Overview
Predicted 3D model of a 73-nucleotide RNA (transfer RNA) from a Lachnospiraceae bacterium. Its Rfam family is "tRNA". Rfam classes the family as a transfer RNA. Its family is annotated with triplet codon-amino acid adaptor activity in the Gene Ontology. It was read from a public genome assembly.
RNA sequence: GCUGCUAUAGCACAGUAGGUAGUGCGCAGCAUUGGUAGUGCUGAGGUCACCAGUUCGAUUCUGGUUAGCAGCU
Numbered sequence: 001g002c003u004g005c006u007a008u009a010g011c012a013c014a015g016u017a018g019g020u021a022g023u024g025c026g027c028a029g030c031a032u033u034g035g036u037a038g039u040g041c042u043g044a045g046g047u048c049a050c051c052a053g054u055u056c057g058a059u060u061c062u063g064g065u066u067a068g069c070a071g072c073u
Stems, first nucleotide, its partner, number of pairs: 001072007010025004019056001027043006049065005
């Protein structure tokens, strides 16, 4: 220098042939206990990496940028 893959909640990841996003762990509250742990219930937390384009509408499609990983040279 070139090519491919990945980027979604604090962490690990799903997801959608375009119509306002979910699971587990973690966190907070409540219940249970004499008190913890455990368990159950409830809740908070996300401009879906960034900038443009297409579209009535983009996390999803297209182009570019950035970062990480892998390969080639």